[in-house]
RNA sequence: CCGUGCUAGGUGGGGAGCUAGCGGUUCCCUGUACCGGCAAUCCGCUCUAGCCGGGCUGAACUCCCGCCCUGAGGGGCGUCGGGUUCGGAAUCAGGGCCCCGGCGUUCGGCGUUGAUCGCCAGGUCCCGCGCAACGGAGGCUUGUGAACCGCGUCAGGUCCGGAAGGAAGCAGCGCUAAGCAACGUCACCCGGGUGCCGCGGGUCAGCCUGGCGGGAGCAGAUGCUGGAGGGCACCGUCCGGGUCCGCCACCUCGAGGGGCGGGUGCACGG
Numbered sequence: 001c002c003g004u005g006c007u008a009g010g011u012g013g014g015g016a017g018c019u020a021g022c023g024g025u026u027c028c029c030u031g032u033a034c035c036g037g038c039a040a041u042c043c044g045c046u047c048u049a050g051c052c053g054g055g056c057u058g059a060a061c062u063c064c065c066g067c068c069c070u071g072a073g074g075g076g077c078g079u080c081g082g083g084u085u086c087g088g089a090a091u092c093a094g095g096g097c098c099c100c101g102g103c104g105u106u107c108g109g110c111g112u113u114g115a116u117c118g119c120c121a122g123g124u125c126c127c128g129c130g131c132a133a134c135g136g137a138g139g140c141u142u143g144u145g146a147a148c149c150g151c152g153u154c155a156g157g158u159c160c161g162g163a164a165g166g167a168a169g170c171a172g173c174g175c176u177a178a179g180c181a182a183c184g185u186c187a188c189c190c191g192g193g194u195g196c197c198g199c200g201g202g203u204c205a206g207c208c209u210g211g212c213g214g215g216a217g218c219a220g221a222u223g224c225u226g227g228a229g230g231g232c233a234c235c236g237u238c239c240g241g242g243u244c245c246g247c248c249a250c251c252u253c254g255a256g257g258g259g260c261g262g263g264u265g266c267a268c269g270g
Stems, first nucleotide, its partner, number of pairs: 001270006009057003012030005020046005034054005063263008073253004078248001080246010091233001094235002096232004100226005106221002109218002117213008125202006131195002134191003138186003141182004150175004158167003
C1' cells in the first nucleotide's frame, strides 16, 4: 500500500415548555432525516443523564473536536407608539345630558260648575296608650283514651267449704287518669313587617282632600338664545397600574450554509 472480516462511532439538529437537572413525548424552526413499542393524573434516567427490540452504514467526502464568517427561528430586559382595562385627580372656560332664565311661534289642555294666591281643618310621617283581629300558651266543654301493673260490676272457669255460703278475679260492659283531638268560649298572660279603628302629643317643608276669602288666570309642548346662569364626571384631558400588539436598541440560545485546522481503531492474509 492492497484485500477480507470486525469494532467505536453514525443513522439528524435547535428553540420554547416541563424538570432539581438531563433526554423523550408536546408546540415551533430547520428541511428530508432507518423501523417498531412506551409516555402530561407524564415516560425514561442522573452529569458520558431517554429505555427496550430489530436493521443499515462504518474508520473517513461520511465519525469526533476547535476557530472564523453567515444565519431561519426562539427567549429576556428596556425605550417609544397604539389598543384595551382598572383606579384616582382636576376643570363644568372642550363635547354631551339635565335643570333654570329671557324672547318668540303655533298647538291643544285645565279654569267663572271658580285659575294662580292667601287662611283654616283633616290626612299622609313619627312617638305613646287603648281597642280589634291574628298567632302562641292556659282554663272550661265535648269526644277519645288503660292486655296486666286504674275503679266499679264481674258470665264462664278457679280456689276454700260436708253443705249453706264465701274469696280472688280474666274476657265483656260501664267509668275515669295522664295523653291526644275538636269546636265553641273565656277573664287573664305573651308576641309583632297586623289594622280604611280610637285617644293624646310631635312634625306640619312638600303632596292630597275639604272649607272659607277673592275673582282670571294656570301648567305644558315646540324654536332660538345665555361669557365666568345652576348641576352631573358620560366622552375627552391629566396621573398611576395591569394586559395585548407593533417598531427599535441591547443581551442571549441557535438549526442550516461556507471556510480553515486538528483527532480516531482491531484481527487475518498478500